[in-house]
RNA sequence: AAUAUCGGAUCGGGAGAACCGGCUCAGCCGUGCCGAAGGAGCAACCGCCCCGGAAACUCUCAGGCGACAGGGACCGAUCCGAUCAC
Numbered sequence: 001a002a003u004a005u006c007g008g009a010u011c012g013g014g015a016g017a018a019c020c021g022g023c024u025c026a027g028c029c030g031u032g033c034c035g036a037a038g039g040a041g042c043a044a045c046c047g048c049c050c051c052g053g054a055a056a057c058u059c060u061c062a063g064g065c066g067a068c069a070g071g072g073a074c075c076g077a078u079c080c081g082a083u084c085a086c
Stems, first nucleotide, its partner, number of pairs: 004083010018031001020030004032065003038061001039059003045053003
């Protein structure tokens, strides 16, 4: 100390799914539904090939389903820390 990688912080963008029924009604329960926190499963693929790592696929335990709010994988920008080539 460029670039790259990993983690974190801030800002911006950010979908889907019942204004169904009941009740003591900003909520709770029942049924139905959604997948983009998390979790789990299979697997293309990859590796140091015994074994392990693995998805935006699948499941729906959790979470969520009028508006507001909140959450939100992922993307972009900035900053901080760590590692590495030169």
The RNA shown here (Glycine riboswitch aptamer) has 86 nucleotides. Rfam family: Glycine riboswitch aptamer. About the family: This family represents the bacterial glycine riboswitch. The sequence was found by an Rfam model in a public genome assembly. Its mean pLDDT, the model's own confidence on a scale to 100, is 78.